[in-house]
């Protein structure tokens, strides 16, 4: 330089174009003499910017950032 892959809560992973959910961690709150475990609850997220479409994390376009082969 080329060709492919990947980005989703603080972290790991879901989600058939049709309310973005699960674990763990965080936070209250209950128990418990306190800590730990255990319950019950709260908060949190689709890289960016267009486009398609009634409706987009999904599908396309560039554009960031990360990995992968090849030269």
């Nucleotide at each position: 330089u080329g060709g492919c892959c990947c980005u989703u809560c603080g972290u790991c992973c879901a989600a058939u174009g049709g309310c973005a959910g699960g674990a763990c961690a965080u936070c209250a709150g209950a128990c418990u003499u306190u800590g730990g475990a255990u319950c019950u609850g709260a908060g949190a997220a689709u890289g960016g910017u267009g486009g398609u479409u009634c409706g987009a994390a999904u599908c396309c376009a560039c554009c960031a950032g990360g990995g992968c082969c090849a030269a």
The RNA shown here (transfer RNA) has 71 nucleotides and comes from a Gemmatimonadota bacterium. Its Rfam family is "tRNA". The same sequence occurs in records of 5 taxa. The source organism's lineage runs through Bacteria, Pseudomonadati and Gemmatimonadota. The sequence is in RNAcentral, with records from ENA and MGnify.